A computed fold for a 104-nucleotide RNA from Jeotgalicoccus meleagridis, annotated as SAM riboswitch aptamer (S box leader). The RNAcentral record of the sequence draws on MGnify.
């Protein structure tokens, strides 16, 4: 980089450090000197793939293994449609982008 699935659920302490953090572009809320984000311990969360039990064509159980998460729906919008409407927006659909696993 391509395919391909899944993204409305779960799941915090402790140390280390300092200032801006939440992917990016805009807007919006939010988190942060009561110390946020990052980073390391551990702890814990989930069957995405192996391994293992069951089942037997209905695909189930299991945190051993390899990832892989632990404020907010992928924080929300962001394209394009549709409907409401008090025109201020809402709502639902669908797309771009991102995140993960598995192949290649």
């Nucleotide at each position: 980089u391509c395919u391909u699935a899944u993204c409305a659920a779960g799941a915090g302490a402790g140390g280390u450090g300092u200032a801006g953090g939440g992917a990016a572009u805009a807007g919006g809320c939010c988190c942060g000197a009561c110390g946020a984000u990052a980073c390391c311990u551990c702890a814990g969360c989930a069957a995405c793939a192996g391994g293992c039990c069951g089942a037997a064509u209905g695909u189930g159980g299991u945190a051993c293994u390899g990832u892989g998460c632990u404020a907010a729906u992928u924080c929300c919008u962001u394209u394009a449609g549709u409907u409401a409407u008090u025109u201020g927006u809402g709502a639902c659909u669908u797309g771009a982008a991102g995140a993960u696993g598995a192949g290649a």